[in-house]
């Protein structure tokens, strides 16, 4: 430098045009003599960024950034 993949909650991930979700975590309460486990509720998002398409975009298109990989270059 060329090509391919990935970027969504604090963490691990789902969601591939039509209400942004799960598990873990965190907080409160219930349960216990106490702890652990368990249960209930709550908490938590600029869907990497910018622009475009569309009635409508996390999702489609272009570019940028970050990250992983393959190939090339390196005289």
């Nucleotide at each position: 430098g060329a090509c391919c993949g990935c970027g969504u909650a604090a963490c691990u991930c789902a969601g591939u045009g039509g209400u942004a979700g799960a598990g873990u975590g965190c907080c409160a309460c219930c349960u216990u003599g106490a702890c652990a486990u368990g249960g209930u509720g709550g908490u938590g998002g600029u869907c990497a960024c910018u622009g475009g398409u569309u009635c409508a975009a996390a999702u489609c298109c272009a570019g940028u950034c970050g990250u992983g990989g393959u190939c090339a270059c390196c005289a």